[in-house]
Context: one part of a larger RNA
RNA sequence: GCCGGCGAGUUCGUCCCAUGUGGCAAGGUUAAGCGUCGAAGGCGCGGAGCCGGAGCGAAAGCGAGUCCGAACAGGGCGUGUGAGUCGCAUGGGCGAGACCCGAAGCCAAGUGAUCUACCCCUGGCCAGGGUGAAGCCGCUGUAAUAGGCGGUGGAGGCCCGAACCGGUGUUGGUUGAAAACAGCUCGGAUGAGCUGGGGGUCGGAGUGAAAGGCUAAUCAAACUUGGAGAUAGCUGGUUCUCCCCGAAAUAGCUUUAGGGCUAGCCUCGCGUAGGUCGCGUGGUGGUAGAGCGCUGAAUGGGCUAGGGGUCCUACCAGAUUACCAAACCCAAUCAAACUGCGAAUGCCAGGCGAUAACGCGCGGGAGUCAGACGACGCGGGAUAAGCUGCGUGGUCGAGAGGGCAACAACCCAGAUCGUCAGCUAAGGUCCCCAAGUGUGUGCUCAGUGGGAAACGAUGUGGCGUCGCGGAGACAGCCAGGAGGUUGGCUUAGAGGCAGCCAUCCUUUAAAGAGUGCGUAACAGCUCACUGGUCAAGCGAAGCUGCGCGGACAAUUCAACGGGGCUCAAGCACACCACCGAAGCUACGGACGUCUCGCAAGAGGCGUGGUAGGGGAGCAUUCCGCGGCAGGGCGAAGGCCGACCGUGAGGACGGCUGGACGAGGCGGAAGCGAGAAUGCCGGC
Numbered sequence: 001g002c003c004g005g006c007g008a009g010u011u012c013g014u015c016c017c018a019u020g021u022g023g024c025a026a027g028g029u030u031a032a033g034c035g036u037c038g039a040a041g042g043c044g045c046g047g048a049g050c051c052g053g054a055g056c057g058a059a060a061g062c063g064a065g066u067c068c069g070a071a072c073a074g075g076g077c078g079u080g081u082g083a084g085u086c087g088c089a090u091g092g093g094c095g096a097g098a099c100c101c102g103a104a105g106c107c108a109a110g111u112g113a114u115c116u117a118c119c120c121c122u123g124g125c126c127a128g129g130g131u132g133a134a135g136c137c138g139c140u141g142u143a144a145u146a147g148g149c150g151g152u153g154g155a156g157g158c159c160c161g162a163a164c165c166g167g168u169g170u171u172g173g174u175u176g177a178a179a180a181c182a183g184c185u186c187g188g189a190u191g192a193g194c195u196g197g198g199g200g201u202c203g204g205a206g207u208g209a210a211a212g213g214c215u216a217a218u219c220a221a222a223c224u225u226g227g228a229g230a231u232a233g234c235u236g237g238u239u240c241u242c243c244c245c246g247a248a249a250u251a252g253c254u255u256u257a258g259g260g261c262u263a264g265c266c267u268c269g270c271g272u273a274g275g276u277c278g279c280g281u282g283g284u285g286g287u288a289g290a291g292c293g294c295u296g297a298a299u300g301g302g303c304u305a306g307g308g309g310u311c312c313u314a315c316c317a318g319a320u321u322a323c324c325a326a327a328c329c330c331a332a333u334c335a336a337a338c339u340g341c342g343a344a345u346g347c348c349a350g351g352c353g354a355u356a357a358c359g360c361g362c363g364g365g366a367g368u369c370a371g372a373c374g375a376c377g378c379g380g381g382a383u384a385a386g387c388u389g390c391g392u393g394g395u396c397g398a399g400a401g402g403g404c405a406a407c408a409a410c411c412c413a414g415a416u417c418g419u420c421a422g423c424u425a426a427g428g429u430c431c432c433c434a435a436g437u438g439u440g441u442g443c444u445c446a447g448u449g450g451g452a453a454a455c456g457a458u459g460u461g462g463c464g465u466c467g468c469g470g471a472g473a474c475a476g477c478c479a480g481g482a483g484g485u486u487g488g489c490u491u492a493g494a495g496g497c498a499g500c501c502a503u504c505c506u507u508u509a510a511a512g513a514g515u516g517c518g519u520a521a522c523a524g525c526u527c528a529c530u531g532g533u534c535a536a537g538c539g540a541a542g543c544u545g546c547g548c549g550g551a552c553a554a555u556u557c558a559a560c561g562g563g564g565c566u567c568a569a570g571c572a573c574a575c576c577a578c579c580g581a582a583g584c585u586a587c588g589g590a591c592g593u594c595u596c597g598c599a600a601g602a603g604g605c606g607u608g609g610u611a612g613g614g615g616a617g618c619a620u621u622c623c624g625c626g627g628c629a630g631g632g633c634g635a636a637g638g639c640c641g642a643c644c645g646u647g648a649g650g651a652c653g654g655c656u657g658g659a660c661g662a663g664g665c666g667g668a669a670g671c672g673a674g675a676a677u678g679c680c681g682g683c
Base pairs, nucleotide, nucleotide: 001683002682003681004680005679006678011096012095013094015093016092017091018090019089020088021087022086023085024084027051028050029049033045034044035043036042037041055062056061065077066076067075068074099237100236102234106227107226108225109224110223111222117201118200119199120198121197122196123195124194125193126191128160129159130158131156135152136151137150138149139148140147164188165187166186169184170183171182172181203219205215206214207213240617241616242615243614244613245612250263251262252261253260254259264368265367266365267364268363269362270361271360272359275355276354277353278352279351281349282348283347284346289341290339291338295335296334297333299331300330301329302328304325306324307323308321309320310319311318371396372395373394375392376391377390378389379388380387401412402411403410416589417588418587419586421585422584423583427579428578429577430563431562432561436576438575439574440573441572442571443570449565455549456548459546460545461544462543463542465540466539467538468537476533477532478531479530480529482506483505484504487501488500489499512527516525517524590607591606592605593604594603595602596601618672620669621668622667623666624665625664630660637656638655639654640653641652643650644649
C1' cells in the first nucleotide's frame, strides 16, 4: 500500500419543553409495598404523592377577586373566554465520559543508584625513555655566615611515550556492522589518575569541578499502577436511498476576537391578512451639483489702521516707501466636519394596475458570527497592492452548461429525466474547429492588429479657417543686399553680430543701426528684403480617424491559443445569412404544490444546491403471530446472468454449498463504512 473484519449522537434519570398518537376527563394518575398466577412477566390491591380545577399579596391574609391606598379615586395582576392528566413514540434541553479517537500535563501509592553522579570500606594497575628540586659530600670562598663550582641525590597535579583513561579534527557510516560505531588524527598517562569487589544517597527528591548534566537507550522533575473514559472553546473522523425547502460569514455584548449568547437570515407546524413591482398623486430630506451672504481657507489690485525701512528730529511731532499687512472695496477661487440654494435616486402614505403566497404573528428544529472577487459611491494607503475598512446591488460561496486558448469571482445562461429533432444567447463563421475565404463603403502598411506613458515627428485619410498666386506666387538658379556709419555708450578693442541705450535719416527695384556662421577687432560667408529666369499652384496654424518612434530580462521563436492572414482572415460603419448552451421549443416520462372535482382525473405553476430543517422509504440482526410456508428431490451463505424498481434494493435461473429457514403484519436495536498518519489480521 491493497484486501478482509472491527470502528463514532447511545443509555439512564419521581427531570423540563414541544409535536404526534392512545386511555380517561373537571378530573387524570398511582410510587414504594402487598397479594396472586403454569411467575425474566401478567393480573389485582395500594390515592401516600404529583399535575389540573383561582387568584392576588413580601407576608399576615383575603378570595372572583386581590394588592397599593384614607378611599365605595385610580391603577397592577387575575376572573369573564373552561382542559387537563397518565402512557407510548419522536425532536430538543439539563445531569451524567454523553458522537468517537487524540494531548502535553496534575495528584496519590509504589518500584528503581546491576546504567550513571557523588560518597564510604577494601583491593588492584600505570612498558620504556628524558629532565635532575631540596638535602648530603668534597673543593673553593668569608672574620664567621652568605655565595660559587663539582659530585651525590631522585623531587614534580614536570617532559616524551605504550598499556589504561579519554574523545580534538576529519572521512566514512546515517532503512548503519553499531538506537553514538569504524579508520586516520589528537589529549592525559605518579595523579584532583585509572579500576575490581562490597556498601550508601532518589522523584520537587538525590547527586552534580555546574552542562539543567546524570538518576537503567527516558529527565526543566524517572518509571509503574491508580484517580481516569482528567480536560482539550483545538485538529481529524462520523457508515443506506429518494423527495420538498434552503442559509450565513452581519449587529449588540463578551479576559471577547478561529469560542459563545440574543437578534438577523433557513426550515417545519398552527394562525392571520398582508407582501412585492409598475404608473401617476401628496409628503420627507440637505447628498451630487452649485454658491461664497455665514464659518474658515486663498490670489491679484485698490483703499487704509498697525508694524518695519529711509529721511527729519532735544522732546513731542512730522515726511516718505514698487516692504509686511487687519478691516473695507473690486475681480477671480477653495471646503468631509461652510450653506442665504439644491437635484436624480431613496424613504413614507394612500389610489389604480400587475403578480400570486412571496408578508406578518406564535411555537418546534437549526446552521451561520475567517467570506471572496468584479461594478459603482467613499474612508485609510502613495487618486500603490490579488492591500485594507464601509455602503448599494451582482456573482462565487452552495452553480453545473456555453464563451473568454487554459482560468471559483468576468460575459451569456440557472442543469427534473429521456430523444441520432428544431430556434437562439454570449461568442463566433480561412484551417486546426461547428458556421461566410458573405455584401457595400472607407481606413491601416505598422504584422499596427497581436502589451504601455509623458513627449517627439513634412507617415497617411477626413474637416473647416487664414494667407500668397498668370499684375507670375512657392522651391531652385542668376544678380543685388547700399550711403550717413566704425550709431552712441562701454571697452585694451566693440566696426550689424560680448554687453547697455537708441533703433533714425538718405539713395533706392530692394536692403534691418541687422537672422546666423565667423574675426583679437576688422575682413569674409549668409539671411531678411528686391529684380530676373521658370510656370501653377504654394504656405500657415487648428480639429479629427488610423498608423510611427519612445519600447531593455533572464532556456530559440514566447505580448494573436497555433497555423497562417495585407482591396485582410486587421480596423470603422451598415446589412444579409449561418453556427452556437444542460437557455427556449417539440415529443414522451417522473415527482412536488395549488385550483377544480365525490372520485377517477384535468389544468396552472414548479423540481441546481453546501451548512441545515422537513417528508417518504430500502436493507441488516433479534423478538411476537411461530411446533408458519418451504427444505438432503438440497435451507442459509458463495459465484454468474441480457429481469423488475427513481433509488437504497428486490426477484428468477444455473453452478457451488450441505442444514436450516423465507415472505407477510407488528415490535426492538451492539442497524448500513472509504477515508479518523483509525484498530486487528492477511498478503